[in-house]
RNA sequence: GAAGCCUGCCAGGCCGCCGCUGGUGCAAGUCUCGAAAGAGCGCACUGGAGGAACGUCCGGACUGCACAGGACAGCGUAGGAGCUAACGGCUCUCCACCGUGAGGUGAGGAUCAGAGCAACAGAGACGAGUCGCUUGGGCAACCAGGCGGGUGAAACGGGCAAUCUCUACGCGCAGCAACACCAAGUAGGCCAGUCACGGGAGCAGGGCAACCUCUCUCGACCUUGUGGUUCCGCAGGGCGAGCUGGCGGGUAGGUGGCACCGAGCCGGGUGGGCGACCCCCGGCCCAGAUUGAUGGCGGUCACGCAUCCGGGGCAACCCGGGCGCGCACAGAAUCCGGCGUAUCGGCAGACUUCACAC
Numbered sequence: 001g002a003a004g005c006c007u008g009c010c011a012g013g014c015c016g017c018c019g020c021u022g023g024u025g026c027a028a029g030u031c032u033c034g035a036a037a038g039a040g041c042g043c044a045c046u047g048g049a050g051g052a053a054c055g056u057c058c059g060g061a062c063u064g065c066a067c068a069g070g071a072c073a074g075c076g077u078a079g080g081a082g083c084u085a086a087c088g089g090c091u092c093u094c095c096a097c098c099g100u101g102a103g104g105u106g107a108g109g110a111u112c113a114g115a116g117c118a119a120c121a122g123a124g125a126c127g128a129g130u131c132g133c134u135u136g137g138g139c140a141a142c143c144a145g146g147c148g149g150g151u152g153a154a155a156c157g158g159g160c161a162a163u164c165u166c167u168a169c170g171c172g173c174a175g176c177a178a179c180a181c182c183a184a185g186u187a188g189g190c191c192a193g194u195c196a197c198g199g200g201a202g203c204a205g206g207g208c209a210a211c212c213u214c215u216c217u218c219g220a221c222c223u224u225g226u227g228g229u230u231c232c233g234c235a236g237g238g239c240g241a242g243c244u245g246g247c248g249g250g251u252a253g254g255u256g257g258c259a260c261c262g263a264g265c266c267g268g269g270u271g272g273g274c275g276a277c278c279c280c281c282g283g284c285c286c287a288g289a290u291u292g293a294u295g296g297c298g299g300u301c302a303c304g305c306a307u308c309c310g311g312g313g314c315a316a317c318c319c320g321g322g323c324g325c326g327c328a329c330a331g332a333a334u335c336c337g338g339c340g341u342a343u344c345g346g347c348a349g350a351c352u353u354c355a356c357a358c
Base pairs, nucleotide, nucleotide: 001354002353003352004351006349007348008347009346010345012301013300014299015298016297017296018295020048021047022046023045024044025043026042029041031040032039033038050329054340055339057338058337059336060335061334062175063174064173065172074171075170076169077168078167079093080092081091082090083089094108095106096105097104098103109166110165114164115163116160117159130149131148132147133146134145135144136143137142179256180255181254182253185251189247190246191245192244193243194242197219198218199217200216201215202214204213205212206211221238222237223236224235225234226233227232228231264284265283266282267281268280269279271278272277303326304325305324307322308321309320310319311318312317
């Protein structure tokens, strides 16, 4: 210098104007919206996306329901040791494979429990017994054995568990649309009253009183049955529906959960450990909506690409200047730890191979 390999990091900066949203403080009104619950309105200060906020694949926290214990079924995991709240994640290490190497990949328990599978070739693929030589027996056919050849990845010796299966270990089910509280309208449920008005009486009760309530009684009203009859008598009843009021459950709506003193973040350690990680010290409080904030415009600088001009160089290209375009992937929604996937570009460090120079 070229080509690689691994790890870590950044994700445009600054200024001006206009907005959105959370918090805190101060200050409001007989304020606004709403039936209520509850929410909103001013000023100042201050916070406001990510390395993946994504996919929702795995593991937890949290919440509700279920639950004596054990087993079966189902699902998942699989070398060994460790880390961790936990994990299918991560670390170290053994083995196998790939790479010259730095390194990378691994679906790496068990085929002495059982089942299943194996192209082509080959006599034969788990069931069979081929060819040649040879030993023994037998007249022989043949029988028993040994050695060797041929096919094939593999020939009674095995392979595949990424086929079922077995072994060990783990898992109760559902998820913030969980769950808790406040709480309309309509419909439905339950309870009470009313569903028909007037007169009289009472040494009944309440009230200063007007009056109200209660009890008794008379008449009228409606209805059913019945007797005479065209309007009266007798007997029984005042239902259901409707209306009014109340109670309780649920829904819309609202509040909490929910912005978290935490598996928290930042810095330091001649602390421990090969490492994942743990320990100690100091400092900090760090987004939170529910049509869903975190933005828009202008200027300037940086970066990338293309192009033009000037200069240099044999050339690749370099230096200075101008103009244009671009500046990724993507965006919180209960929170956290991982994995996977997407990503214009750029920076740093360790290491490897090759070439050259000293």
A computed fold for a 358-nucleotide RNA from Ottowia sp., annotated as Bacterial RNase P class A. Lineage of the source: Bacteria > Pseudomonadota > Betaproteobacteria > Burkholderiales > Ottowia. The coordinates come from a structure-prediction model, not an experiment, and the mean pLDDT is 75. The model forms 93% of the base pairs in the Rfam consensus. The RNAcentral record of the sequence draws on ENA.